Overview:
The RNA shown here (SAM riboswitch aptamer (S box leader)) has 109 nucleotides and comes from an Acidobacteriota bacterium. Taxonomically the source falls in Acidobacteriota (Bacteria, Pseudomonadati). The prediction has a mean pLDDT of 78.

[in-house]
RNA sequence: CGCUUAUUGAGAAAGGUGGAGGGAUCAGGCCCUGUGAAGCCUUAGCAACCGGUGACUCGCCGUCACGUCAGGUGCUAAUUCCUGCCCAAGCAAUUGGGAAAAAUGAGUG
Repeated sequence: CGCUUAUUGAGAAAGGUGGAGGGAUCAGGCCCUGUGAAGCCUUAGCAACCGGUGACUCGCCGUCACGUCAGGUGCUAAUUCCUGCCCAAGCAAUUGGGAAAAAUGAGUG
């Protein structure tokens, strides 16, 4: 980097450094930001996945994350910030559903 698969309406920030951008990409919107953005470091925290462990089960398989631990990842403004494509309802504004894309985990080439 590609592929498969699951999840994405929950949760959780301070300090140092840095010095103007940031919210994945393009476009539109909206928002954050010199009361200090991104990046990096430290500490703290969160708990979706893996793992440990527990419950259900004679046991295995399996199920439960609105049991538990916090070891491996990950994450700690706003639903993945919203929209873009398709379908449905509606005169319209708009609303609902699905897809695509993205992120993360697990597996795999």